Predicted 3D model of a 114-nucleotide RNA (SAM riboswitch aptamer (S box leader)) from a Thermoleophilales bacterium. The prediction has a mean pLDDT of 85. It matches the Rfam family "SAM riboswitch aptamer (S box leader)". Gene Ontology term of the family: regulation of gene expression.

RNA sequence: GCCACAUCCAGAGGGGUGGAGGGACUUGGCCCUACGAAACCCCGGCAACCAGCGGCAGCGAAAGCUCCCGAGAAGGUGCCAAAUCCAGCGGCUCGUGUAGCCGGGAGAUGUGGG
Numbered sequence: 001g002c003c004a005c006a007u008c009c010a011g012a013g014g015g016g017u018g019g020a021g022g023g024a025c026u027u028g029g030c031c032c033u034a035c036g037a038a039a040c041c042c043c044g045g046c047a048a049c050c051a052g053c054g055g056c057a058g059c060g061a062a063a064g065c066u067c068c069c070g071a072g073a074a075g076g077u078g079c080c081a082a083a084u085c086c087a088g089c090g091g092c093u094c095g096u097g098u099a100g101c102c103g104g105g106a107g108a109u110g111u112g113g114g
Stems, first nucleotide, its partner, number of pairs: 002113007013043005021032003026088004044080003049076002053070003057066003084106001089103005094097001
């Protein structure tokens, strides 16, 4: 990098190095940033995807596997401005607009697979 599934309106920042960009891409907005961007490092935190633990049910001869629920956070990831910052494509609504809602696409993260 490819495929499948789940989640994405909650939550959680200080320091050091650095020195001008950043919010994935692109277009349009809007925003953050010399009261210090990105990146890297240290420490802290959030969350609960996976692993592990407890419970219920199902399958199985068994080993074990699977659905669902729960607690915890010393393990593996992830994350710590703003909804994935918002929109873009399709549809619906009426209050007709800088409108609301639903879906899609793209993306991010995790898990599994070849």